Guanidine-I riboswitch aptamer from Magnetospirillum sp., 108 nucleotides, folded computationally. The model forms 100% of the base pairs in the Rfam consensus. The coordinates come from a structure-prediction model, not an experiment, and the mean pLDDT is 77. Its Rfam family is "Guanidine-I riboswitch aptamer". From the family's description: This family represents a conserved RNA structure found upstream of the ykkC and yxkD genes in Bacillus subtilis and related genes in other bacteria. The function of this family is unclear although it has been suggested that it may function to switch on efflux pumps and detoxification systems in response to harmful environmental molecules.
[in-house]
RNA sequence: CCAUAACGCGUCUAGGGUUCCGGCCGAACACGGUGUCUGGUCCGAGAGACGCACUCCCGGCCAUUCAUCGGAUGGGCGGAGCCACGGCGGGAUAAAAGCCCGGGAGAG
Numbered sequence: 001c002c003a004u005a006a007c008g009c010g011u012c013u014a015g016g017g018u019u020c021c022g023g024c025c026g027a028a029c030a031c032g033g034u035g036u037c038u039g040g041u042c043c044g045a046g047a048g049a050c051g052c053a054c055u056c057c058c059g060g061c062c063a064u065u066c067a068u069c070g071g072a073u074g075g076g077c078g079g080a081g082c083c084a085c086g087g088c089g090g091g092a093u094a095a096a097a098g099c100c101c102g103g104g105a106g107a108g
Base pairs, nucleotide, nucleotide: 002108008052009051010050011049012048015043016042020040021039022037023034024033025032026031054081055080056079057078059077061075062074063073064072065071066070083103085106089101090100091099
C1' cells in the first nucleotide's frame, strides 16, 4: 500500500438465546422452577440465498427533438457490480449469537 458507491431495503437460511406461548418437573389449579426442552413468537449474516432499489456499460428496439440520415434526450429490454482468512474483548435487547463495534486489530 491492498479496499472498490465495494451503498440501502425486504423475505428467508445457517446460527442464536429465553421476554411471551407451548413442552417438562413440582400429583392437579394458582404459582414456582427448567433453554442440559425438538418447537411457535423473537434476534439473525460484509465474508449465506433470493428479490427490489441504485450505479455503470455495450447492443439493438420505441418515443421525442435537431434538421440530416447521423446526433441529443427519455423509456423499457439485456449485461456487469469482482474478491474476501479473521480473533480476544466490549455493547444492545429478556437473552444470546455468524447481530453491532467490524471488510476493525491481526494474518496474508